[in-house]
RNA sequence: AGCGAACGUUUGCGGCGGGCCUAACACAUGCAAGUCGAACGAGAAGCCCUUCGGGGUGGAAAGUGGCGCACGGGUGCGUAACACGUGGAUAACCAACCUUUCGGCUGGGGAUAACAGAGGGAAACUUCUGCUAAUACCGAAUACGACCUUCGGCUCUUCGGAGCUGUUGGGGAAAGGCUCGCAAGGGUCACCGAAGGACGGGCUCGCGGCCCAUCAGCUUGUUGGUGAGGUAACGGCUCACCAAGGCUAAGACGGGUAGCUGGUCUGAGAGGAUGAUCAGCCACACUGGAACUGAGACACGGUCCAGACUCCUACGGGAGGCAGCAGUGGGGAAUAUUGCGCAAUGGACGAAAGUCUGACGCAGCCACGCCGCGUGAGCGAUGAAGGCCCUCGGGUCGUAAAGCUCUGUGGAUGGAGAAGAAUAAAGGCUGUGAAGAGCAGCCCUUGACGGUAUCCAUUUAGCAAGCACCGGCUAACUCCGUGCCAGCAGCCGCGGUAAUACGGAGGGUGCGAACGUUGCUCGGAAUCAUUGGGCGUAAAGCGCGCGUAGGCGGCUUGGUAAGUUGGAUGUGAAAGCCCAGGGCUCAACCCUGGAAGUGCAUCCAAAACUACCUGGCUUGAAUUGCGGAGGGGGCCAGAGAAUUCCCGGUGUAGAGGUGAAAUUCGUAGAUAUCGGGAGGAAUACCAGUGGCGAAGGCGCUGGCCUGGACGACAAUUGACGCUGAGGUGCGAAAGCGUGGGGAGCAAACAGGAUUAGAUACCCUGGUAGUCCACGCCGUAAACGAUGAGUGCUAGAUGGUGGGAGAUUAACCCUCUCGUCAUCGGAGCUAACGCGUUAAGCACUCCGCCUGGGGAGUACGGUCGCAAGACUAAAACUCAAAGGAAUUGACGGGGGCCCGCACAAGCGGUGGAGCAUGUGGUUUAAUUCGACGCUACGCGCAGAACCUUACCUGGGUUAAAUCCAUCAGAAUCUGGACCAAAGACUGGAGUGCCCUUCGGGGAACCUGGAUACAGGUGCUGCAUGGCUGUCGUCAGCUCGUGUCGUGAGAUGUUGGGUUAAGUCCCGCAACGAGCGCAACCCCUGUCUCUAGUUGCCAGCAUUAAGUUGGGCACUCUAGAGAGACUGCCGGUGUCAAGCGGAGGAAGGUGGGGACGACGUCAAGUCCUCAUGCCCCUUACGGCCAGGGCUACGCACGUGCUACAAUGGCAGGUACAAAGGGCAGCCAACUCGCGAGAGUGAGCUAACCCCAAAAAACCUGUCUCAGUUCGGAUUGGAGUCUGCAACUCGACUCCAUGAAGUCCGAAUCGCUAGAAAUCGUAGAUCAGCAUGCUACGGUGAAUUCGUUCCCGGGCCUUGUACACACCGCCCGUCACACCAUGGGAGUCGAUUGCUCCAGAAGUAGUUAGCCUAACCCUCGGGAGGGCGAUUACCAAGGAGUGAUCGGUGACUGGGGUG
Repeated sequence: AGCGAACGUUUGCGGCGGGCCUAACACAUGCAAGUCGAACGAGAAGCCCUUCGGGGUGGAAAGUGGCGCACGGGUGCGUAACACGUGGAUAACCAACCUUUCGGCUGGGGAUAACAGAGGGAAACUUCUGCUAAUACCGAAUACGACCUUCGGCUCUUCGGAGCUGUUGGGGAAAGGCUCGCAAGGGUCACCGAAGGACGGGCUCGCGGCCCAUCAGCUUGUUGGUGAGGUAACGGCUCACCAAGGCUAAGACGGGUAGCUGGUCUGAGAGGAUGAUCAGCCACACUGGAACUGAGACACGGUCCAGACUCCUACGGGAGGCAGCAGUGGGGAAUAUUGCGCAAUGGACGAAAGUCUGACGCAGCCACGCCGCGUGAGCGAUGAAGGCCCUCGGGUCGUAAAGCUCUGUGGAUGGAGAAGAAUAAAGGCUGUGAAGAGCAGCCCUUGACGGUAUCCAUUUAGCAAGCACCGGCUAACUCCGUGCCAGCAGCCGCGGUAAUACGGAGGGUGCGAACGUUGCUCGGAAUCAUUGGGCGUAAAGCGCGCGUAGGCGGCUUGGUAAGUUGGAUGUGAAAGCCCAGGGCUCAACCCUGGAAGUGCAUCCAAAACUACCUGGCUUGAAUUGCGGAGGGGGCCAGAGAAUUCCCGGUGUAGAGGUGAAAUUCGUAGAUAUCGGGAGGAAUACCAGUGGCGAAGGCGCUGGCCUGGACGACAAUUGACGCUGAGGUGCGAAAGCGUGGGGAGCAAACAGGAUUAGAUACCCUGGUAGUCCACGCCGUAAACGAUGAGUGCUAGAUGGUGGGAGAUUAACCCUCUCGUCAUCGGAGCUAACGCGUUAAGCACUCCGCCUGGGGAGUACGGUCGCAAGACUAAAACUCAAAGGAAUUGACGGGGGCCCGCACAAGCGGUGGAGCAUGUGGUUUAAUUCGACGCUACGCGCAGAACCUUACCUGGGUUAAAUCCAUCAGAAUCUGGACCAAAGACUGGAGUGCCCUUCGGGGAACCUGGAUACAGGUGCUGCAUGGCUGUCGUCAGCUCGUGUCGUGAGAUGUUGGGUUAAGUCCCGCAACGAGCGCAACCCCUGUCUCUAGUUGCCAGCAUUAAGUUGGGCACUCUAGAGAGACUGCCGGUGUCAAGCGGAGGAAGGUGGGGACGACGUCAAGUCCUCAUGCCCCUUACGGCCAGGGCUACGCACGUGCUACAAUGGCAGGUACAAAGGGCAGCCAACUCGCGAGAGUGAGCUAACCCCAAAAAACCUGUCUCAGUUCGGAUUGGAGUCUGCAACUCGACUCCAUGAAGUCCGAAUCGCUAGAAAUCGUAGAUCAGCAUGCUACGGUGAAUUCGUUCCCGGGCCUUGUACACACCGCCCGUCACACCAUGGGAGUCGAUUGCUCCAGAAGUAGUUAGCCUAACCCUCGGGAGGGCGAUUACCAAGGAGUGAUCGGUGACUGGGGUG
C1' cells in the first nucleotide's frame, strides 16, 4: 500500500459496485425449457344453426410429428494433463439453424399413437383387441454435382499426395403447408442432391508456467512394423503376427498440492503473491459405470445399471437428486429476499400475433468497498458560569457558549414531473405493385423500476459525530488513583509510593460516517542477491589427487547463417491499465477513440562476435636429447651408540625416587663397575622459518627398481588446453580382524604420595597398543582455518636449486629462471590484517553459506565385522548468538615505582581486674541511629529529675494569625482534692479614647467556630546542606589540530629526573584548566617599633623586681629581613643529583590549615532545611514515677597492674598552655581527710585555679602473690543538688580478689616521632580511665624491596562491564512443553494376484416372433426377443507398499 474480509465502538443522506473464501454437506416448498393448429388425426367448455340424428364455429387439455432441450445459468470436485496460454498444422476432419450458387421436389405402399373396448396394479404404470392421419415410416423412378471404380491428360508438390479436366462401370433424393387466382400459373415458408462462405467444433505439433532426489530407475499395448477392424477424422484407438524396443540426472517413475488464462495486488524496475466479481477455455452435475437419440452429449432440471442416502407403500413394489433463482437445516469468525417484470437487451419456437425465459432488467437487506454531501454561516470578551491545572498571581477549555443577524444542502410537508421507447414490432391509412406479398410515408398503441430521478413552494438551527491515540519509533501532557498489585505491550520496554507507558479525568493530536483491532499478500528485505550478496577470523573452500558428462577456451583463411542484429507482415479477443475527448451538477462510475501489450510465427537482409564446416600458424600444452639438487616412494642387505634382560668377575649396604616422601629393589649380595651374550625398537651430532612430496607425510649407511619438479640449448607435434557434478584412488593418529613380534614407552589397572576429597597432576609397577605382514576403517584445529587455472599490477632484504656475463681459473660483482621466507607501496578489508606465493585488478570452472539453540541429532537410505561414517530434517524455544577493535576493571601475567606495606627495632592489644561502647539476652520500657577497612570511649563537649525521643499511670485541648458573637478591662490573690499536671471554687480591682451618658472603640483575657498549629512519625533509595573514605594518592580533563568508518586515540606515551603529570629532552601535536608546589597560620634566626600588669645588665633599696630607676636583655605582638640549588667543585645534553662553603636554618627547614574529576544509591529526614505520605480528643501537648545504668554470655576501645629502670617515706628543683563574677578563691582557723567556717584580691601578662609530675638526693623494702597489685565488700563521712534507693563523685578506717608479662592472631610508631610524666580546657549544679590542647624527660632501628597489604604508570590476556564478591559448566530433584523409539492397535490411499460379472455395446446364434421388399406363394432377405462370448462398474478374497492417529514403557531435547 492492498483485501469478496471478520470482530469491537459508533452511525445522517445519496450514487456506483460487491456479497458462502468453510460442508462438491443434506435439502421442505415454489419457479428456472419450451414452442409450433400455416405438418397430422381427433377435439371438451362456450357461441350459432338444426330435420334433434347432428352440423358449424371455437380452441383448452392430451397425442403423432418438427425444431429446441448440447444454448443460457451454476460450481471448481477432479486434473501437473496438449487441461490452459501462445504460435503453427489438418494435403487426416465434421458442421443443424444462417448465407451464396447450381440442380431438383415424379409416382406409389404398409403401419401406428391418440381414440374405443377389455384386463392387471395400492401406486408408478402397464398388457391385449380393434380403428385412423401426416412434413412419421418404406419400396420404385429420375441423377446436374458428389461418392466408389477402369484408363488418361495438365498444373502444383513437403513426393505422401492435392487441384483441374476427360472416360468405363456401379449404387444413392425428396413433403408438403399457407396464400392469390375459375384455371394455367404465381408468391412465400418448408423439403432433396451438390459446391462455396460464415459461425462453431474435433484431432495434432513447437514453446511456456508448482514443490519433494530422505521418490533413481520406469515400461509389455509397452516402442516400432505389416495386415485387418473401427472413427467424421490421423493414430496401438482395437486386434492378429513379427521385431525388442521406448523414457530417464536437461529429472523418467513415484508422492504432495493445484482448475488454466486475460488479469488483480504490490514493487522504481526485475520480480513476488494471487486467479472473488467481469471475460475466454476446461472439468463436473448425489457416487461409480454405460450407451441411446441427435448436426452436436456419452447429456445439471434425458435414459439404463450398480451403490449410499431420503421419501411413499396395500410390503408385492415404486419415487428422488438446488455445484439454476429464492429459501431451510448444518458447518463457520463470516456472506442477502421463498420480491417485481418480461417495459428494455438477449435466447427457444412460430409465417406472424405471440408464448416461454429466477438469462436479464429492476427493487429489498448489509458502512462490505469506492466516491460525493451534510451535521450550519457571520458578528460576538463581564474572556460569564462550570470543569481541569496552579508557583494561588493566574492559566486553559475559549469566540467556544449565551446573545444578535442570516442561510436551508440533507430531513419534514405540499405540488409539478422526466429520459430510458421506437431508425423495434403489431394495428390502421396512403402510395408503388397483378396482389390482401414486399417496400416507402403518416397516424396510433406498449414502462417492472415508479409518481422514482429531478424541479418548485413552505418550515425550523431546529432532527444528524464518532473512533483511536498522546514514553521513543510517531503528531499529541498534566492531575488523581494504584504500588512488580491491578494491568499495558507492534519492538524497545513500563508498574516495587511522586507512573507524560496501568485505570479515570481535564487538555491535546490524528482521521472522520467512520475509527480501531485481528487475519492474509507484497514492500521495506541487497534477508536467495539476473538486475543485486558472500565464504582467512562473523554462517560458508570438499583432507588431497586422477578423471567422465557438462561448462569455458590461443592466432589466422574461406564458407554457412543456428544464436545475434535490422526491416516488413500476421497475430497478441473484449474488458482492464495508460493517454485524449465525451456523458451523469462534480466524483466514483460509464461511453468513444488512440496507444501499449517488452511475446510468438513467417519472410527479406547483414556477417562483426559466438557456433558449425574447412585450410593454415606457434605463443598455450606436450614430447625427445643434456645437466645438477633432493629425509619423494617401494624392496633387500648392513652398521654403531643407548635402554633392558641373561651369565661370569670385582665389591658392600644401601639403591631408587621426590617439593618432601613412600610404595619398590637390595645381605638369597642390589646400586656401582668390568667382560661376554640375547633381543627389539629408534637412528644423537650434522639439523637450518633448510630440502622433497598432491595431501597425509618423509631423517643411520649401501644396493636395486621407480615417480615428480627445475635449468640451459636445440628439435618435434600443432590447441592436443583449463575446470570438473557423479565416479575412482590415496589418506595422520586411534580403533578392528588373522598371524607374528615385544627392548623401551605406556591407555586400562594396582600400589605409594598430595588433598577436605583426588577415580587427577607427582612417584613405583604394569596389560592392550606402539613394531612387521595381509585386510578393514576413512576420520582430525586433515589449518595458510585462505579450491584449482590463466593474465596483469611499486619495491627492499635474505635462504635454497640451476644458468649467463666478466675473469686463465676461484671468490666478489652484475643479470636471469624456479622455489622458500621477512618487511612494505598502491589497492582491498568491518577491523585485524593481506599485499607479484594477494585477502589487489579481471576471466573460467567446481564446492559451500543464509539468525542462535534443537543438531551434524532423529527417521529413511548407502557403506562398515564392529566402533561408526556419509547423506540429513522437523516440532519446539530464544532475541539474540557471533566477528574485529575500543575504554575500563580484573589476573595465584610481566616491567618500573611508592607508602610504618614488609623487613630492622621499640612499645602494646589478645590472658587478669575494672571503666566504656556494641552484639545478644531480658524487660512494661531497656528510645533511636551508626555495621569490614570507613560501626563499636561513635552521634553523647558529660541519662539521678530535667535532658528523653522509651514504658506505666494520671490528666489536657494549650500558643500564633484572621473572622463573628456574648460577657468581662487588664491584673493581683486565697481555699479544697491531689504525686504533680490539671480541673473546681472564692475575694480584691477598675484604667485609655469618644460619648447624645443608653453606650461605642482600641488593646487584653475567657468561652465558641473555622482555616490551621504541632509531630525526635515514615522515606538519607525523593532531596539540600554537612561529613566519612579511597587519599595529600598524583592524578582528572578541555580547546584547536592530527590519526581512525567508529567507539576512541594522540596530547597524558617514550628517555631521564622528582615528594609530585616536579622539571628537562624527544615526539603530530600546540596550548589551557582543576589538582601538585607556592601564596595563609604556628615554629626556628635576626632587625625595627612599643615598654605595663612583663623584664633587671649596671646604680640605689628590700625578706622578696618589693620599690626608685631603666627598657639593654628575656618576653609580649605588630611590621620587616632571611633560603633562591643563589655560590664553589666535579658528573650530566638538559632537567637534576652528589659533595662543599657560608649561614640560626639547605635543598619542600619542621608542623598545620588546605582534599582535583570522581567512587561507595557510604552516613545523617533524631542538628537544621525540605518534597511526598501518614496522625489530628492523638503518632500532638503536660505531669509523676520508672527506663536508657538490666546481665548466663561474646566482641571492640581504654585504664590499672603483675613490680627493684620498682614500691613506700622524707627532702630539693624546672614548664607550657589555658580558665575564672550565679566565677576563680589567696591567707587564716577547724577537721586524719574529703571538706567546713571566715574572708583579702581579681572582670585578669596585675589576683586566683596552681602543687607541675616524672627527675634529683637520702632512707627503707630484697623477689614474696610481697610494703607488688588494687578489685570487691563492711563501717563511718564530705560535697553538689527539690531529690544521690534504683543511679553521683570524693574522703577515712577495715577488707585485700584476679594477676608472676599473657595461645592462635593482631595494632601503633622513623626524631624532639615512639615510650614515659604530669598540666589545662570544653561539656558541667555534681560526675572523666573518654575527648581536645599543653609542655617535661627522651631512645632503638631502616641491610633492603623477594614476600603480605594498599596505591601510581606502562604493557599483556579476557567469554568480565552490577566489572573476579564477575562470569559460568554438567549431573541430580521438581513442574510444564514438543519430539524420537516402542509389543502393538486403528484408519486412509494405493500396487499386484485371483473370484465375480449388473446395465450397455460389439460378435455369434442351433430357440421363439416377424407389416412394407423379393417370390416359383413353399418360402427367402431383413428385423426383433431370448441365449451365449468378449470388454467392464460396484462387490469379495489374499498379499505388499506409503501416510496418519493412538500406545504401557523408554531415549534424549527445551523452558522455569

Description
Small-subunit ribosomal RNA from an uncultured prokaryote, 1456 nucleotides, folded computationally. The prediction has a mean pLDDT of 83. The sequence is in RNAcentral, with records from ENA.